[in-house]
Record summary: This is a predicted structure of a 154-nucleotide RNA (SAM riboswitch aptamer (S box leader)) from Streptomyces katrae.
RNA sequence: CGCUCAUCCAGAGGGGCAGAGGGACACGGCCCGUUGAAGCCCCGGCAACCCUCCAGUCGGUUUCUCGCGAUGCGAUACGCAUCCCGCGGGGUCCCCGGCUAGGGAAGGUGCCAAUUCCGUCUCAUGGCGAAGUGCGCCAUGGGGAAGAUGAGGA
Numbered sequence: 001c002g003c004u005c006a007u008c009c010a011g012a013g014g015g016g017c018a019g020a021g022g023g024a025c026a027c028g029g030c031c032c033g034u035u036g037a038a039g040c041c042c043c044g045g046c047a048a049c050c051c052u053c054c055a056g057u058c059g060g061u062u063u064c065u066c067g068c069g070a071u072g073c074g075a076u077a078c079g080c081a082u083c084c085c086g087c088g089g090g091g092u093c094c095c096c097g098g099c100u101a102g103g104g105a106a107g108g109u110g111c112c113a114a115u116u117c118c119g120u121c122u123c124a125u126g127g128c129g130a131a132g133u134g135c136g137c138c139a140u141g142g143g144g145a146a147g148a149u150g151a152g153g154a
Base pairs, nucleotide, nucleotide: 001153003152004151005150006149007148008147013043014042015041016040017039021032022031023030026120027119028118029117044112045111046110049108050107051104052103053102055100056099057098058097059096060095063091064090065089066088067087068086069085070082071081072080073079116146121143122142123141124140125139126138127137128136129135
């Protein structure tokens, strides 16, 4: 940066400085906060995106092999040779990549109230209402938008 992909109901807090706000933005709700918010620093921790180990599996590469064809040699039939010829099937130590399950944690990030605190847009289902394929409200579920974090790209 109107870029791509993945994840976002799990997990993990103490101390010091500071001194009134904070939960991204707007609105609504609901919370946290003078028993100390934001911010900064120190220490600790969580997790496993990057990283790494192992197993399985799929694909690629290489190579081998089989079948059919092509070409050449030879021929009664048949056969033989060639991949610096084509197509298709199968196998394959190593190598490369994807996926799945499990393990690790030194380093780079990230994170350590509440689902990303909840809702907002849309769809479905159900319920209620002098509502009748409609409208309003409520509940549940799916999707989206926005945002966050990582890995990558320009």
Lineage of the source: Bacteria > Bacillati > Actinomycetes > Kitasatosporales > Streptomyces.